[in-house]
Annotation:
RNAcentral holds the sequence, with entries from MGnify. The RNA shown here (transfer RNA) has 70 nucleotides and comes from a marine eukaryotic metagenome. The coordinates come from a structure-prediction model, not an experiment, and the mean pLDDT is 81.
RNA sequence: AAUGUUAGCUCAGUUGGUAGAGCAUUCGGCUUACAUCCGAAGGGUCAGGGGUUCGAGUCCCUUACAUUCC
Numbered sequence: 001a002a003u004g005u006u007a008g009c010u011c012a013g014u015u016g017g018u019a020g021a022g023c024a025u026u027c028g029g030c031u032u033a034c035a036u037c038c039g040a041a042g043g044g045u046c047a048g049g050g051g052u053u054c055g056a057g058u059c060c061c062u063u064a065c066a067u068u069c070c
Stems, first nucleotide, its partner, number of pairs: 001068005008023004017054001025041005047063005
């Protein structure tokens, strides 16, 4: 200096307008049973703080951490 930080993990989130997917977990269905498969549910201070705005994951400032480069 650049990029990144969003669910337990890996990651989306378009022009600022009710936060999502897959995997995992739990429950149900199926099965003699397990696995697979099908359905559902739970799970979030969007890294911390501040600002702008009717409204911020998104825009601005700052701090912390991680990676890369000089």